RNAcentral holds the sequence, with entries from ENA and MGnify.
The RNA shown here (transfer RNA) has 74 nucleotides and comes from a Nitrososphaerota archaeon.
It matches the Rfam family "tRNA". About the family: Transfer RNA (tRNA) molecules are approximately 80 nucleotides in length.
Its mean pLDDT, the model's own confidence on a scale to 100, is 80.
Taxonomically the source falls in Nitrososphaerota (Archaea, Thermoproteati).
RNAcentral records the identical sequence in 2 taxa.

RNA sequence: GCCGCGAUAGCUCAGUCUGGUAGAGCGUUACCUUGGUAAGGUAAAGGUCUCGGGUUCAAUUCCCGAUCGCGGCU
Numbered sequence: 001g002c003c004g005c006g007a008u009a010g011c012u013c014a015g016u017c018u019g020g021u022a023g024a025g026c027g028u029u030a031c032c033u034u035g036g037u038a039a040g041g042u043a044a045a046g047g048u049c050u051c052g053g054g055u056u057c058a059a060u061u062c063c064c065g066a067u068c069g070c071g072g073c074u
Stems, first nucleotide, its partner, number of pairs: 001073007010026004020057001028044005050066005
């Protein structure tokens, strides 16, 4: 230099293909339970879907570019 993949909650990830209310597990907080803790149960909070632009009534999703990470080729 070229090619491919990836970036989504504090962490690990799904969802994107086929545009239409953003999710799970763990963690956190509150409550229940216990003599107390752990475990268990119920609920809640937590998001600029990496950034910029384009298409569209509507974009995490499609198109273009950029940044960062991983891998391959030379």